[in-house]
Molecule: FMN riboswitch aptamer (RFN element)
Organism: Candidatus Dormiibacterota bacterium
Parts: sequence; structure tokens; C1' cells
RNA sequence: AUUCGUCUUCGGGGCAGGGUGAGAUUCCCGACCGGCGGUCAUAGCCCGCGAGCAUUCUGAGGUCCGACCUCAGAGCGCAGGACUCGGUGGAAUUCCGAGGCCGACAGUCAGAGGCGCGAACAAUCGGUUCCGCCUCGAGUCUGGAUGGGAGAAGACAGGU
Repeated sequence: AUUCGUCUUCGGGGCAGGGUGAGAUUCCCGACCGGCGGUCAUAGCCCGCGAGCAUUCUGAGGUCCGACCUCAGAGCGCAGGACUCGGUGGAAUUCCGAGGCCGACAGUCAGAGGCGCGAACAAUCGGUUCCGCCUCGAGUCUGGAUGGGAGAAGACAGGU
């Protein structure tokens, strides 16, 4: 220097201020945030990975047994978003300037839309209100999560 094993530690941020309202960090104005590895030079939006869901195998436990459930390990699959212009440079969708865009799953929700031989009012305008049902609705709140995790750093032992 490189490789392999064991162990330890670490490993995600964000609605200020205002409007409406009985009630909103969810609506409106506005504000704020950006995991990990790679990439000739630094990346939320270039290429991948992680968090979610489903499932197979193995082991352990629960159960009288099975089904099933829980935990651990290994694997396979599915879903999932976004950038341009100008400048510098040998090289940058990564830097500088400008203007944009995006944000897992579940929950809450005063918002939006649709449907109804529904009801009341109104009185022909095919309207208003109510009721019922359906769909959508938080990047920042709550929850799974004192979890998991891409990975990072270090210690020890061995091989080359």
C1' cells in the first nucleotide's frame, strides 16, 4: 500500500412574518430545507444507492399441530421527483451570476372538483343552501422511528 474478518462510534434539514377564519405551521401571500456514494472540479434536479410496499428461502420463538404471527439472516421484485441560460476553465447540467423546478408511506385537514329521479327555499332562473357519497388535498405538523439505513471514521487480528 492493498485485501479479508471481527468490533466500536457516528450516520436528515426545514413555514420567520403576515392574510382569511370560531378553528389552518394543511388554504392564500411569503419564508425556509436539501441524506449517502460516484462523476477530470465542489451536484436536491447527471449516474446510482437508502428510507416505503410486496414476496421467497433458512434459522429461532409463540401455538396441542397446522394455518398464521413475531424476531434474525440471506435474496428477488415493485413503486418513487426535479434545470436551463450566460460566464470562467483543458475539463463543471457540480463553481460564479440569473431565472426555474422537485420532494416516500400512513394520519389529520376549515381547501378543490365530481355525482345524486336526496331535502328545503326560490319560482322557471334551471338558481341558492343543506344532506349523502366519491376523488384529490402538508417537502416543513403528527406517526411507524429511542427503528432501519445508503454509508463514514476508527480500533484490533490475519493474508499478500